Description:
Bacterial RNase P class A from a Rhodocyclaceae bacterium, 379 nucleotides, folded computationally. Rfam family: Bacterial RNase P class A. The family's RNA type in Rfam is ribozyme. The sequence was found by an Rfam model in a public genome assembly.
C1' cells in the first nucleotide's frame, strides 16, 4: 500500500437581523404585567415500550402453592434477558492452492470448476438409561422396529442319477439385514476375515463410553489403556433440575383552594366483608359490594446535583474499579432554540426531551481515527 472486518469519535461551522424560553440581577409597578443586562437551552438514536432499577403507594407485611422468567464457565454491574473474557457448536466469504478455457507486448490478465478456508457473523449453550407426547406422506418397519425387491437354503423335507458312499436339481420349511429401494432421518464408519448367505461374529482404525493422568478457579482440551457399546432424533413439546421473581405506577403521590345532593335502591353482614395477580394459611382494619343520579377535575410541588459528567494516575486482558482534581451541561405546561441575510464546507441522511437512569432492538447522509486478518513490493 490493498482488500476483508471490528470499535470510536462527529452529526453542519461563522458572522449578523428578528423572535421564544428556564434561572441570576436591575428598573418601573400594589399585584398582574412590562423594559433592560448576563446566562444555559434536544438525539446517538430523544425512537420501540422490549428488559433492569431508582422513586411513589398499597403496608405492619410474612409462609406454601399455583404462575412467570432465566439457562454453557468464569467475572463486572445498584441489577438485568446487558457487558467482558473464555469454552464448545455451527457459518460464510477473501486471499491460497489444483484443473480447464480465452487472451497476450510472454512480464502476465480474465472466466469457470474443484480443494481448503483468516479475521469476523450467529447461538432460544442445562437435562433424551425419570416418563409422556410428536415426526405428514412414502417405507416391510420410525426406538428393545422391520422384510418390498432380494441372497442362502449347511440342516429337516421333495425330486433324480447311483449297489453303496456320494453328486446334481429347484426351493417347501429355516436362516439374513451386508447388497437395491422408500424416506428428512432406517439400530455406528469404512476395510479385511469369517459364514451356507450374513452380522462387531472377530480384528485394525475412525467413532461412543465410564474410569485413570496432565493442564486449566472452571467450562473444558490432551494422552494411553480398557469396554463391542445404551434402544437414534425433537424440551422457543408436556416434563426433570438449579437460580430468581408481591402488585401497581409521574395519568405514581404530597399539598391548597372551589363546588355539590351528609342523594336513592338492592345485597352481605363477627360463623361476615376488605386490604394492588390468583388459591390457602398467617397478621391486620370495621364495615364492605352492585346499580342510578349530582359536584369538580383549577392552582401549586413531585421537576432535575445525578448508581452524573471529564483529564490525569494506579489495578485489571477486558468489562470495569479505586484516588486527585475540575465541571453543572433543558426542565416545557396543548408543550419552548424557530425564520430571513451573507459566506465556509464534509452540501447536512435518521429525526425533538415531558420524572430519571443503565441496557437491548430498529432506522441511518457523510467526514475522521484506531485495531485485527489474508495478500504484494522493498529493507
Nucleotide at each position: 500500500g490493498a482488500a476483508g472486518u471490528u470499535c470510536g469519535c462527529c452529526a453542519g461551522g461563522c458572522a449578523g437581523u428578528c423572535g421564544c424560553u428556564g434561572g441570576g440581577g436591575g428598573c418601573g409597578u400594589u399585584u398582574u404585567c412590562g423594559c433592560c443586562c448576563c446566562u444555559g437551552g434536544a438525539g446517538g438514536a430523544a425512537a420501540g415500550u422490549c428488559c433492569g432499577g431508582g422513586c411513589c403507594c398499597c403496608a405492619u407485611a410474612g409462609a406454601g402453592c399455583a404462575g412467570g422468567a432465566u439457562g454453557c464457565u468464569g467475572g463486572c454491574u445498584a441489577a438485568c434477558g446487558g457487558c467482558c473474557a473464555g469454552g464448545c457448536g455451527u457459518u460464510a466469504u477473501a486471499a491460497g492452492c489444483a484443473g480447464c478455457g480465452g487472451u497476450u507486448u510472454c512480464g502476465g490478465c480474465c472466466g469457470c470448476u474443484g480443494c481448503c478456508c483468516a479475521a469476523g457473523g450467529c447461538g432460544a449453550c442445562g437435562g433424551a438409561a425419570a416418563g409422556u407426547g410428536c415426526a405428514a406422506c412414502a417405507g416391510a418397519g420410525a426406538g428393545c422396529a422391520a422384510a418390498c425387491c432380494g441372497c442362502c437354503g449347511a440342516u429337516g423335507g421333495c425330486c433324480u442319477c447311483g449297489c453303496a458312499a456320494g453328486g446334481g436339481g429347484a426351493u417347501c420349511a429355516g436362516g439374513c439385514a451386508a447388497g437395491g429401494g422408500u424416506g428428512a432421518a432406517a439400530c455406528g464408519g469404512c476395510g479385511a476375515g469369517g459364514u451356507a448367505a450374513g452380522a462387531g461374529c472377530u480384528c485394525a482404525c475412525c467413532g461412543c463410553g465410564g474410569a485413570c493422568g496432565u493442564g486449566g478457579c472452571g467450562a473444558c482440551a490432551c494422552g494411553g489403556a480398557c469396554g463391542g457399546c445404551a434402544c437414534g432424533g425433537u424440551a422457543a413439546a408436556c416434563c426433570c433440575c438449579a437460580u430468581c421473581c408481591g402488585g401497581g405506577g409521574c395519568a405514581a403521590g404530597g399539598c391548597c383552594a372551589a363546588a355539590u345532593a351528609g342523594g336513592g335502591a338492592a345485597g352481605c353482614g363477627a360463623u361476615a366483608g376488605c386490604g394492588u395477580u390468583g388459591c390457602u394459611c398467617g397478621c391486620g382494619c370495621u364495615g364492605c359490594u352492585u346499580c342510578c343520579g349530582g359536584g369538580u377535575a383549577g392552582g401549586c410541588u413531585g421537576c432535575u446535583a445525578g448508581a452524573g459528567c471529564g483529564u490525569c494516575g494506579c489495578g485489571g486482558u477486558a468489562a470495569c474499579g479505586c484516588g486527585c482534581c475540575g465541571c453543572c451541561c433543558a426542565g416545557a405546561g396543548g408543550a419552548a432554540u424557530g425564520a430571513c441575510u451573507g459566506u465556509c464546507c464534509a452540501c447536512g441522511a435518521c429525526a425533538g426531551a415531558a420524572c430519571c437512569c443503565g441496557g437491548c432492538u430498529u432506522a441511518u447522509c457523510g467526514g475522521c481515527g484506531a485495531a485485527c486478518u489474508u495478500c504484494c513490493a522493498c529493507u